[in-house]
RNA sequence: AGCGUGUGAGUGAGGAUCGCGGGUGACUUCGGUUGCUCGAGGAAAGUCCGAGCUCCGCAGGGCAGGGUGCCGGGUAACGCCCGGGCGUCGCAAGGCGACGGAAAGUGCCACAGAGAGCAGACCGCCGAUGGCCGUUCGCGGCACAGGCAAGGGUGAAAGGGUGCGGUAAGAGCGCACCGGGCCGCUGGUGACAGGGGUCGCACGGUAAACCCCACCCGGAGCAAGGCCAAAUAGGGGACGAGGGGCUGCCCGCUCCGUCCGAGUCCCGGGUAGGCCGCACGAGGCCGUUGGCAACAACGGUCCCAGAUGAAUGAUCCUCCCCCUUCGGGGGACAGAACUCGGCUUAUUCCACGCGCUCGCU
Numbered sequence: 001a002g003c004g005u006g007u008g009a010g011u012g013a014g015g016a017u018c019g020c021g022g023g024u025g026a027c028u029u030c031g032g033u034u035g036c037u038c039g040a041g042g043a044a045a046g047u048c049c050g051a052g053c054u055c056c057g058c059a060g061g062g063c064a065g066g067g068u069g070c071c072g073g074g075u076a077a078c079g080c081c082c083g084g085g086c087g088u089c090g091c092a093a094g095g096c097g098a099c100g101g102a103a104a105g106u107g108c109c110a111c112a113g114a115g116a117g118c119a120g121a122c123c124g125c126c127g128a129u130g131g132c133c134g135u136u137c138g139c140g141g142c143a144c145a146g147g148c149a150a151g152g153g154u155g156a157a158a159g160g161g162u163g164c165g166g167u168a169a170g171a172g173c174g175c176a177c178c179g180g181g182c183c184g185c186u187g188g189u190g191a192c193a194g195g196g197g198u199c200g201c202a203c204g205g206u207a208a209a210c211c212c213c214a215c216c217c218g219g220a221g222c223a224a225g226g227c228c229a230a231a232u233a234g235g236g237g238a239c240g241a242g243g244g245g246c247u248g249c250c251c252g253c254u255c256c257g258u259c260c261g262a263g264u265c266c267c268g269g270g271u272a273g274g275c276c277g278c279a280c281g282a283g284g285c286c287g288u289u290g291g292c293a294a295c296a297a298c299g300g301u302c303c304c305a306g307a308u309g310a311a312u313g314a315u316c317c318u319c320c321c322c323c324u325u326c327g328g329g330g331g332a333c334a335g336a337a338c339u340c341g342g343c344u345u346a347u348u349c350c351a352c353g354c355g356c357u358c359g360c361u
Base pairs, nucleotide, nucleotide: 001357002356003355004354005353006352007351008350009348012319013318014317015316016315017314018313020039021038022037023036024035025034026033027032041333045344046343048342049341050340051339052338053221054220055219056218060251061250062249063248065217066216067215068214069213070084071083072082073081074080085099086097087096088095089094100212101211105210106209107206108205109204122152123151124148125147126146129145130144131142132141133140134139160178161177162176163175164174165173179201180199181198182197183196185194186193187192225276226275227274228273235267236266237265238264239263242256243255244254245253246252283302284301285300286299287298288297289296290295320331321330322329323328
C1' cells in the first nucleotide's frame, strides 16, 4: 500500500420547564394532592425455522402430504451454532457449497450439429486388401468397394486424459504415468485419507425432474385459554335427516339429533365490562473450572417496559460532529404487544482487534 475476518457502540454529553404509562409510599374534606422509582431495539422488523406455554379427545391404523439430507459434537430444540472432511474460487489470509442415491425404473438433454445414448462419416485421413487406369514390371495414379473416431467443425456435454510405440490410416491395439471400477491393508469415533494388488475401462449429464433410501413431523394458536358480572330470554318465517369433532382422504372412535326434530338461512331483540394469563426468565453481568470451539458446571451479584382507542414525548439553552451561499440546515434504519433460541433483511458516524500478500528500510 492492497486485502481478509471479527468485535464493540449506536439521535451523542450536560441542564431547565411541561407532560404520559407501570410500581410503590405519604396526606386527604375520598374529589384528589404529592414524593420516590422504572420506562423500546440491535434489529423491537420479516413472521422464515425451532421451542416454551395453552386448548382440542394424550391425537389409533393405512394412504396421501410436508420437511431434513457429508461426519462428529453443542443445545430444551432447530433447517441454528462449533469443529472437521470433501469439492470449488483465491498467491495467501480466507470465501462459497440442497454436499445421500444416476450399475431399481421412468422422463428430459433446447439451439446448433452428420450424430445427444444399444453413438456418429459433415469436413477430413487411409485405401494395406480387392477393383479400375498406366507402367521402364520397381511401382505410380484413381478414390469404386471398403477401413478409420487421430485432427477440424457443432455443442453445456461427442463414449477417459497425456506421451511413446504401433499401423495403410487409426484405435487401450500394446506400454508408462494420471484418472476410474473392484478386492485387501494401514490411520482415523467418523466423513475420509494414504498405500498395495487387480481389471484396458465397464458407469455421459440431470434427483432445487418423477422417483428410491434414511430420519423427523397430530392440529390450532395469547383474539390460546381461565375467572367474575351481564347476556345467549322470549319470538316469527322457510328448509330439514342428518350435522359436528379428532389431520387432507379412508377406516376407526366420539358428541348432538331423527317430527316432543339437531342443524342451516332470513327477520326482529339483547350482550359486547373487568381481572388473570403478563413480566423471575432455557434471564443479564462478573469470576473460576472443563473444553480447540460451540457450550457446560459451579460461585457471586442484579431485577431490567408491560400498554390495550395502546405510555416511552415536546420545547428551550450550552457543548460535539457534518454541510454551508455564514442567514442557517442536518445527525441512519426503525419502534415493544405472551415469551424465548436462531436465521434473514434494513441502517449511521465510527472505534478497536487479529490475520494475509506485496514493496521499502